[in-house]
RNA sequence: AGGGUUUGAUCCUGGCUCAGGACGAACGCUAGCGGCACGCUUAACACAUGCAAGUCGAGCGCGAACGUACCUUCGGGUACAAGUAGAGCGGCGAACGGGUGAGUAACACGUAGGUUACGUGCCCUUUGGUGGGGAAUAGCCCGAGGAAACUUGUGCUAAUACCCCAUAUGUACUUCGGUAUAAAUGGCUUCGGCCGCCAGAGGAUCGGUCUGCGGCCCAUUAUUUAAUCCUUGUUGGUAGGGUAACGGCCUACCAAGGGUACGAUGGGUAGCUGGUCUGAGAGGAUGAUCAGCCACACUGGGACUGAGACACGGCCCAGACUCCUACGGGAGGCAGCAGUGGGGAAUAUUGGACAAUGGGCGAAAGCCUGAUCCAGCUACGCCGCGUGAGUGAAGAAGGCCUUCGGGUUGUAAAGCUCUGUCGGGAGGGACGAAGGCUUCGGCUUGACGGUACCUCGCAAGAAAGCACCGGCUAACUCCGUGCCAGCAGCCGCGGUAAUACGGAGGGUGCAAACGUUGCUCGGAAUCACUGGGCGUAAAGCGCACGCAGGCGGCUUGUCAAGUCGGAUGUGAAAGCCCUGGGCUCAACCCAGGAACUGCAUUCGAAACUGGCUCGCUUGAGUACGGGAGAGGGAAGUGGAAUUCCUGGUGUAGAGGUGAAAUUCGUUGAUAUCAGGAGGAACACCGGCGGCGAAGGCGGCUUCCUGGCCCGUUACUGACGCUCAUGUGCGAAAGCGUGGGGAGCAAACAGGAUUAGAUACCCUGGUAGUCCACGCCGUAAACGAUGAAUGCUAUAUUCACCCCUUCAGUGCCGUAGCUAACGCGUUAAGUGUUCCGCCUGGGGAGUACGGUCGCAAGAUUAAAACUCAAAGGAAUUGACGGGGGCCCGCACAAGCGGUGGAGUAUGUGGUUUAAUUCGACGCAACGCGCAGAACCUUACCCAGCCUUGACAUCCUUCGAAGGCACCAACCAGAGAUGGAGCCGUGCCCCUCGGGGAACGCAGUGACAGGUGCUGCAUGGCUGUCGUCAGCUCGUGUCGUGAGAUGUUCGGUUAAGUCCGGCAACGAGCGCAACCCCUGUCCCUAGUUGCCAGCAUUAAGUUGGGGACUCUAGGGAGACUGCCGGAGUGAAACCGGAGGAAGGUGGGGGAUGACGUCAAGUCCUCAUGGCCUUUAUGUCUAGGGCUACACACGUGCUACAAUGGUCGAUACAAAGGGCUGCAAUAUCGCUAAAUGGAGCGAAUCCCAAAAAGUCGGCCUCAGUUCGGAUAGGAGUCUGCAACUCGACUCCUUGAAGUCGGAAUGGCUAGUAAUAGUGGAUCAGCAUGCGACGGUGAAUACGUUCCCGGGCCUUGUACACACCGCCCGUCACACCAUGGGAGUCGUUUGGACCAGAAGUCGUCAACCUAACCUUAGGGAAGGAUGCGCCGACGGUCUGGUUGAUGAUUGGGGUGAAGUCGUAACAAGGUAGCCG
Repeated sequence: AGGGUUUGAUCCUGGCUCAGGACGAACGCUAGCGGCACGCUUAACACAUGCAAGUCGAGCGCGAACGUACCUUCGGGUACAAGUAGAGCGGCGAACGGGUGAGUAACACGUAGGUUACGUGCCCUUUGGUGGGGAAUAGCCCGAGGAAACUUGUGCUAAUACCCCAUAUGUACUUCGGUAUAAAUGGCUUCGGCCGCCAGAGGAUCGGUCUGCGGCCCAUUAUUUAAUCCUUGUUGGUAGGGUAACGGCCUACCAAGGGUACGAUGGGUAGCUGGUCUGAGAGGAUGAUCAGCCACACUGGGACUGAGACACGGCCCAGACUCCUACGGGAGGCAGCAGUGGGGAAUAUUGGACAAUGGGCGAAAGCCUGAUCCAGCUACGCCGCGUGAGUGAAGAAGGCCUUCGGGUUGUAAAGCUCUGUCGGGAGGGACGAAGGCUUCGGCUUGACGGUACCUCGCAAGAAAGCACCGGCUAACUCCGUGCCAGCAGCCGCGGUAAUACGGAGGGUGCAAACGUUGCUCGGAAUCACUGGGCGUAAAGCGCACGCAGGCGGCUUGUCAAGUCGGAUGUGAAAGCCCUGGGCUCAACCCAGGAACUGCAUUCGAAACUGGCUCGCUUGAGUACGGGAGAGGGAAGUGGAAUUCCUGGUGUAGAGGUGAAAUUCGUUGAUAUCAGGAGGAACACCGGCGGCGAAGGCGGCUUCCUGGCCCGUUACUGACGCUCAUGUGCGAAAGCGUGGGGAGCAAACAGGAUUAGAUACCCUGGUAGUCCACGCCGUAAACGAUGAAUGCUAUAUUCACCCCUUCAGUGCCGUAGCUAACGCGUUAAGUGUUCCGCCUGGGGAGUACGGUCGCAAGAUUAAAACUCAAAGGAAUUGACGGGGGCCCGCACAAGCGGUGGAGUAUGUGGUUUAAUUCGACGCAACGCGCAGAACCUUACCCAGCCUUGACAUCCUUCGAAGGCACCAACCAGAGAUGGAGCCGUGCCCCUCGGGGAACGCAGUGACAGGUGCUGCAUGGCUGUCGUCAGCUCGUGUCGUGAGAUGUUCGGUUAAGUCCGGCAACGAGCGCAACCCCUGUCCCUAGUUGCCAGCAUUAAGUUGGGGACUCUAGGGAGACUGCCGGAGUGAAACCGGAGGAAGGUGGGGGAUGACGUCAAGUCCUCAUGGCCUUUAUGUCUAGGGCUACACACGUGCUACAAUGGUCGAUACAAAGGGCUGCAAUAUCGCUAAAUGGAGCGAAUCCCAAAAAGUCGGCCUCAGUUCGGAUAGGAGUCUGCAACUCGACUCCUUGAAGUCGGAAUGGCUAGUAAUAGUGGAUCAGCAUGCGACGGUGAAUACGUUCCCGGGCCUUGUACACACCGCCCGUCACACCAUGGGAGUCGUUUGGACCAGAAGUCGUCAACCUAACCUUAGGGAAGGAUGCGCCGACGGUCUGGUUGAUGAUUGGGGUGAAGUCGUAACAAGGUAGCCG
């Protein structure tokens, strides 16, 4: 410090997510030790048991028992125990300490202050005093009641308990005269004194109370700007009461105030702080442990006592709950320490000690102290240590992987040599202790703890796990699994080769831990003060006016609020930070410092802001003079056109459309002329012209009226800008009332279109559109750009004939800005001020609530849930029923076909035991197959074999015997099995043998597989496409993907070439180079040729090389030459010459980058998987040849451009020894016999056919056509039944030119007629070659198809066979409404009224004082009154749960219907 994730890629916006830190944690797995800390976050749920607050005999009166000793009358007594234990009265304490965080949004807390408005026990200092009396009472004794708790009667008694009197320095009150008010002759004493008591004063401490400021959420909690919201003890006053004290704290009366948009009131949540965690900081989150404050103590209320409480271990009442009970009544409160149950993911011992620190009491000893100090439990956290160290390569074994060579685990282990932390054994053994007592000598005190620590000796011995290994993120392989099981923080893995699942080996990280989960800060500049944005990503209110508020020109003086500086006080301690010190280090602890950024007081400064003030004119405004304008309102008025009405002319159509129809018209339409009626809108001018704040405004005239601009002086003197709330204006549509209604036109009707057509098109047509008045208040109300003001290039247009200036309106463009697009003095630049708004997508601008509205609806405005994206700009492609240019037998123009028939062949389907398998749009279907009777053959049935039909290795044996080969035999369908005559069987040799080959047998490694996967692959092939494209280097441009080059203007078959150009070059393609063909030349003439010579039946022979031809080499053609036009170009057009002229023609070979997961595992090769007496091998037979049917590709035809018969002419290119085979003979023929010649320019196949000449046929199912069928044959072959070809005779089917539709071809081409070849024993209508005869047409590029280039749009990128919307159906989820129902909480009114304070109080009761002895004073109790908790009734608000049912929403691989959007998305889309 960043990373991952939207895309094909890019930049941006933006969310999600990760890496870090932290935790009072929990869970999983694992675990050696120690130190220091921490440990119910949930049920403020309920609690058994024990303990947690007592102490004082130096305040007081009492006062046992067990026991021991003695005595005894044996009943007991006395002494000690012992003035002990014990309770009681009294004092102090119990208000501290300890716990918890329910409540509380408050002066509760923090901070700074006030208190002349207060209190303060114990403590300190100080002043004065402490005199005299009295009456009781508990305990106790004796009774009574009760189950108990306890209550009660009579009697006795003490005090530092209580009361009275005196005194009054003082204190309080006061009418200033006065009045009121104390105490403990106490206790102890070593007799020195000490401790007390009372009344004051002061201090200290601790409190009470008041105030400023500060710190949570919701305005869907406010009719707002004051009458409206909250408030009636409310705000203030007077008087009184009350309090320690001020005060509506309380009461009476009076006034009507007080709070609030700087957020009252209400609701929700919450103890606050020092701090803690995080962060660079600012902040954010948090408030365990420690410390300060507050609140609470079963729930609610209340007071008493007291210095202090409205009291955790006190009281009273009410309630709930628990317990006891004799049913009459009682008892209780762990949010003290332990502990229990419960809740929960989850949190400890019913421990030790008062030794230390501290507290209470006490004079003290001391007692008490679950405060505290310790120990126990828990890896809960932090810190430290260890689990060994050195050496050790045969790189052991084992594991894992492997390309089988090896690699890795790995110096790791073993082995050898050491050490001793820890551990266990033994011995020693603390600090923490100060104090207390004392006869002054001394004695004594440690829970922790026999702990820490030290010493000795033993022994590598007891001591390593967890997570991860696709990217982020360090770390990789094998096996298993097969969209299953599973993983996952995000992206995403898994559908047979998973580094992502599970296991293993290995590795990485951390380590007594490691991971996971949760929560929090960070990263997140993702709420932006530091530090963000708003044209298009989310975001400028539709526009204006304007109160509050915020901000504000130049200048003088002053004040000192802001601001700045100094000082003082405070900012507790702890913590953080720095320095030093102590535990062996560290964690931890101690000391000092710094800091605590704050607040307050005070002193000063006066620039800036602010207040007041003297002025100014430039901001703003006013006056005067001019100017332009569809600015607004009202009234009037004009012509053109549409429609309607009347009349005339006139006749059959009109209208409408892509085409039609509905419709109108013979009752006279349309057309045309004339007249009239009515409503609405204002052609031309008219213009990116004008005006207005926006919406918006358009004939002409008049009236009323707002704003703007220019000029000139004069005046006012900051009067300004912005603006929450508010107010007004605000297109269209819509609503209300009343008019109006020509045209247009939602709804509606009809006609078309269509699969449908509730649409688009057509014919009609009502609201509405118009007017008046009143509502509505929204629009893609847009410049998607708030208002105001200053500054920051240049050029240009218009208004305008020229110049200057101002105001305005447009286009380009500098700097600058921007993610880019773009903006650019009319800013989206650069500053300032103010307002509004945004914070991922969906849910949703929706629900609920409020407000407004007649309604429609508007406005304000969420959440649950769900996704990992949604989005902006630009890029490259692809696509478009977008555009431009261009090409192609693409169309058109032609020729002959297919589709109909029969048949051949392939495919589908069906059938079958099997009909082997593959190929499926073009680019499968006469394809693999250049040839299935057996074989082939992969399929089926049946029968054999199992190291195998085939390869390598190993073992035994093998020459008299055996084995193999050869002829022949038996069984069998054969494979195979059995039997078996003769003959043959290699090399070396030392003759023992060895080697090789072969063979039988055996064993296991293995062979074998046309089994699967072409979506694991290589290779090969198809296709776009022989289309003209596809790229690279450097440079340049761009943040980047990318662009440029390759675009542009010409041109070409061509990215072919030229010109231009931020490009310059280059590569793969194109072209060319190669072969065949066309002309000529040279060379060479056999098997080829024959002009001349000779010869023959014949180039037959001699001869010849001229010619043809053959096959080697060369020449030739290059837009080279001329003309034209063209950019002085490339190229094109025409011409000459030439065998050939513009790629010379044609063809072959040649196929760029790539696309289709195209095809092929059945050519071959190959990974993986599967099989191994079978999915292998062999054999026989069958099948691949089936046949209701459908399709593709061919052949033959339908005939006279023909058929048939006869005669006759001319090729090319091939093939031939397992061969081609001549002449000849024979057969009607297929063939047969036979075998000259030829391994072929020599011989053969071999006859070319169409053609030409002649005869017949004469338009018919024929002398067309030949299917089918019968018979007879030939050939090949082991074998033609399933299932071959051919021949002859006979038979003679469909078919008379083929619907929709559709394929081929542009010249030696189509068409037509033959020939040969491969495969092959035989089989060709197929395939691939050859030459013969030999056309027609192309205006042209509108359209169909395919392609290329440029451009445009895009929501596509699996790329239009794309994407995608809505209803319906199904499942699940959350949510709104809902007759209601059940709760929470709260307001109002009323009833009721415990305890208790206060007030009152006749009767009643009463020790202290007074008394005249009767009583009084005073007190108490009871009663009554006010207030008053729980409770109750009625009625509102709020909130939660639930509810038949209902509404929409979300999610969900393959449901239904359509096709709304994205391209002109096929009707441009979108907003209201």
Small-subunit ribosomal RNA from an uncultured prokaryote, 1472 nucleotides, folded computationally. The sequence is in RNAcentral, with records from ENA.